[in-house]
RNA sequence: GGCUUAUCGAGAGCAGGUGGAGGGAAGGCCCCGAUGAAACCCGGCAACCCCGGUAUUUUGCCGGAAGGUGCUAAAUGCCGCAGGAAGACCCUGAGAGAUAAGUU
Numbered sequence: 001g002g003c004u005u006a007u008c009g010a011g012a013g014c015a016g017g018u019g020g021a022g023g024g025a026a027g028g029c030c031c032c033g034a035u036g037a038a039a040c041c042c043g044g045c046a047a048c049c050c051c052g053g054u055a056u057u058u059u060g061c062c063g064g065a066a067g068g069u070g071c072u073a074a075a076u077g078c079c080g081c082a083g084g085a086a087g088a089c090c091c092u093g094a095g096a097g098a099u100a101a102g103u104u
Stems, first nucleotide, its partner, number of pairs: 001104008013042001016041003022032003027079003043072003048068002050064006076096001081093004
């Protein structure tokens, strides 16, 4: 990198440190940013893997967070394709993307 499965409108610094201008995947928008971006450290959130218990079972439920990830503005910020509805708005699904676990 490819494939499979699951999840993606909840939660997490209102004065933390270093750092200095960029960032929100890409395009179009719309936003965030010197009242300080990215990145790193610390803190925090969640609970996919994991640990304990339980129900009789290839799964569900309850609890926990030492370890492996992940996340920590806005719904995956919104849209782009299809269907529905329709003045605008809006609804459903797909695609794309992200994360985890497994596999090649």
This is a predicted structure of a 104-nucleotide RNA (SAM riboswitch aptamer (S box leader)) from Neomoorella glycerini. The coordinates come from a structure-prediction model, not an experiment, and the mean pLDDT is 81. The model forms 97% of the base pairs in the Rfam consensus.